This is a predicted structure of a 676-nucleotide part of an RNA (large-subunit ribosomal RNA, domain II) from Enterococcus faecalis.

Context: one part of a larger RNA
């Protein structure tokens, strides 16, 4: 791990409150306890008490009325009157209340009491320390000094003194780590005559002891030992809770909480009971408003340019006042462009809100009181904001879906996206989304196009004679545009600068003439010439050829770690890419055939029941309606059993399931079955 067995919503209360049924009923109904009586049972009585019949007042009290008011024929409350006083006791279920209260689960608290044969520290009597080393004071001679101090050599044996077994400790490393060992080996270590170390016996005891002090010992247990008790301590926490079908079916939000993973009210679920279409949609008609958007010389408040131009600043003038000038700076104003969630002259769509308006709709609609709940951690995706970096499978609201509790297709896989809501059966049909070359159900479907990148099958600013459409401007048989063939010239090496400057360093000018054309020069090039070359021009050829811009699809930009790996896969451009269009077919638990069930409505029906319409996803949860075990009771089943009970086994039958029965048959050896 598995197989067997036991294992969790009970019982108390002449308790609350519902329901449901029963007996009595303006009455219901006894407690304790008494009587008698049987042991399988029950009857009598017992009116203290309570619960209804009347209420109002704080209350004395009054009483259908009462209470306030100074008072009342008045007014107010709360009653009584209405067709109407209906309760009270049992029992049974729901559900609660006080008790361990569905079960197991604590760390602790507190009380008595057992512990110091381990440890710790004391106390009182004993042991234990191989052998070596070192050489203190004191003492003796000897020097020395006036005496001394003091020095030398002897003795001499001091020490929390060396070195090193026994003992005693536990520094380092290895190994062991389901160990030989719940703390050790193994090889070094450190103490070793001392604050030593060990035997025996004794002392201290749980908020207590002890403690060269680690919160360390205190029987493998210590920031409070063990042990029995109080105790079923308490647990807004975890885990766990046991047969089946049926019909419905949530929440994951407000507010509020020493509250935030709890509860309490309300929202949303159910079951009843009462109302009866009130309810939702749609179209009409009536409003309410300040959002999107838009605009601002319409207001606040932000902003960019130009004009005007007072004023600053600069400079000229100048004893001072003053006067003239402008590179800059710039209020108002004005002229055009612009921004705003806390600006608004404007201003929607949609929502919201009314309506004895009209029409659909009869849904498990709406509302009102009553039982019984669970929710009160939400996820994600679209749209409208907020935080934040217009980051997050981020966070917070707000609206609409889906999961949540929802199976089936489809997105390879894939709670939260698409489609589309599983009553059951069937080897039938149609269909969504989404696909039809194969893996793999359906097309190498048709028509005109485009891509060449495997683009498709991830990515941007930018880049660039890719390539199809489309619009425009140019040249062009008086010959375009590329090519090839020639010319490209004089004045004059313009002036200037410069060693030099001659088209071509670099200023300044950029004129004339010759012609078909040729710039005081487009590039390269010389130290400066010099040489090539262009612009332009004729010739040769013969028919399009540039420049702008728009638009489809494509190209670069483009690196990640095992091995294709950024379509599921083979594979595809003879598209199986791609845009437009147009014909089929596949495809699901959806929808349709056919057949059984159930549940609710309406109708018919005396009743069993029929006919027809809708309806049957489901977690928390709420109502229903069955199965089965055990044990008492009862019963004229006068039930079965040694001629074989239960119980455990096979074959077969029944039933929507729990599960039943009922033959035959084995085992097995004495009970057991069915209605209430």
């Nucleotide at each position: 791990g598995c197989c067997u067995g036991c294992g969790a919503g009970u019982c108390a209360g002449c308790g609350g409150c519902a329901u449901g049924u029963c007996g009595c009923g303006a009455g219901g109904u006894u407690a304790a306890c008494c009587c008698g009586u049987u042991u399988g049972g029950u009857g009598g009585g017992g009116u203290a008490g309570u619960c209804g019949u009347a209420g109002c007042g704080a209350a004395a009290g009054c009483g259908a009325a009462u209470a306030c008011u100074a008072a009342c024929u008045a007014g107010u409350g709360u009653g009584u009157u209405u067709u109407u006083u209906a309760g009270u006791g049992g029992c049974a279920u729901g559900u609660c209340c006080u008790g361990g209260a569905c079960c197991c689960g604590a760390a602790g608290c507190g009380g008595g009491g057992u512990g110091a044969u381990c440890u710790a520290c004391c106390c009182a009597u004993g042991g234990c320390c191989a052998g070596u080393g070192u050489g203190a004071a004191g003492c003796a001679g000897a020097g020395g000094u006036a005496a001394g101090a003091c020095u030398c050599u002897g003795u001499g044996g001091a020490g929390g003194c060396g070195c090193g077994a026994a003992c005693c400790c536990a520094c380092u490393u290895a190994g062991g780590u389901u160990g030989a060992a719940a703390a050790c080996u193994g090889a070094g270590g450190g103490g070793a005559u001392g604050a030593g170390u060990u035997g025996u016996g004794g002392g201290u005891a749980g908020g207590g002891g002890u403690g060269a002090a680690a919160g360390g010992c205190c029987a493998a247990u210590c920031a409070a030992a063990c042990u029995c008790c109080g105790u079923g301590a308490u647990a807004g926490c975890u885990g766990g809770u046991u047969c089946u079908c049926c019909c419905c079916g949530a929440a994951a939000u407000g507010c509020a909480u020493u509250u935030a993973g709890g509860u309490g009210c309300a929202g949303c679920g159910u079951c009843g009971u009462g109302u009866g279409u009130u309810u939702c949609c749609u179209c009409c008609u009536g409003g309410a408003g300040g959002u999107a958007g838009a605009g601002c010389u319409a207001c606040u408040g932000g902003u960019u340019g130009g004009u005007u131009u007072a004023g600053c600043g600069g400079g000229a003038c100048u004893a001072u006042c003053a006067u003239c000038u402008u590179a800059g700076c710039g209020a108002c104003a004005u002229c055009a462009g612009c921004c705003a969630a806390a600006c608004u002259c404007c201003g929607a769509a949609u929502g919201c809100c009314g309506g004895u308006g009209a029409g659909g709709u009869c849904a498990g609609a709406g509302c009102a009181c009553g039982g019984c709940a669970g929710u009160g951690a939400g996820a994600c995706u679209g749209c409208g904001g907020g935080g934040g970096a217009u980051a997050a499978g981020c966070u917070u609201c707000g609206u609409a879906g889906u999961c949540g509790a929802g199976a089936g297709g489809g997105a390879a896989a894939c709670a939260g996206c698409c489609c589309a809501g599983a009553u059951c059966g069937c080897c039938g049909g149609c269909u969504a989304a989404g696909g039809c070359c194969c893996c793999u159900a359906a097309g190498g479907g048709u028509g005109u196009g485009c891509u060449a990148a495997g683009u498709g099958g991830a990515a941007a600013a930018g880049g660039a004679u890719g390539u199809g459409g489309g619009a425009u401007c140019g040249c062009g048989a008086a010959g375009a545009c590329a090519a090839c063939c020639a010319g490209g010239a004089g004045g004059u090496u313009g002036g200037c600068u410069u060693a030099g400057a001659a088209g071509c360093a670099g200023c300044c000018a950029u004129c004339c003439u010759u012609g078909a054309a040729a710039g005081a020069g487009u590039g390269c090039g010389u130290a400066a010439u010099a040489g090539c070359u262009c612009a332009c021009u004729g010739g040769u050829c013969g028919a399009g050829u540039g420049g702008u811009u728009c638009u489809g699809c494509g190209c670069c930009g483009a690196c990640a770690a095992u091995g294709u790996a950024g379509u599921g896969g083979g594979g595809c451009u003879c598209a199986a890419g791609u845009a437009c269009a147009c014909c089929g077919c596949c495809g699901a638990a959806g929808c349709c055939g056919c057949g059984g069930c159930a549940a609710u409505c309406a109708c018919c029906u005396u009743u069993u029941g029929g006919u027809g319409g809708u309806u049957g996803g489901g977690u928390a949860g709420g109502g229903g309606a069955g199965c089965g075990u055990c044990g008492c009771g009862u019963g004229a089943c006068u039930g079965c059993u040694g001629u074989g009970a239960a119980g455990c086994g096979c074959u077969g039958g029944g039933g929507u399931a729990a599960c039943c029965c009922u033959a035959g048959u084995g085992u097995g050896g004495a009970g057991u079955g069915u209605g209430c």

The full RNA is in RNAcentral, with records from ENA. The prediction has a mean pLDDT of 83. The source organism's lineage runs through Bacteria, Bacilli, Lactobacillales, Enterococcaceae and Enterococcus. It matches the Rfam family "Bacterial large subunit ribosomal RNA". Rfam links the family to the GO terms ribosome and structural constituent of ribosome.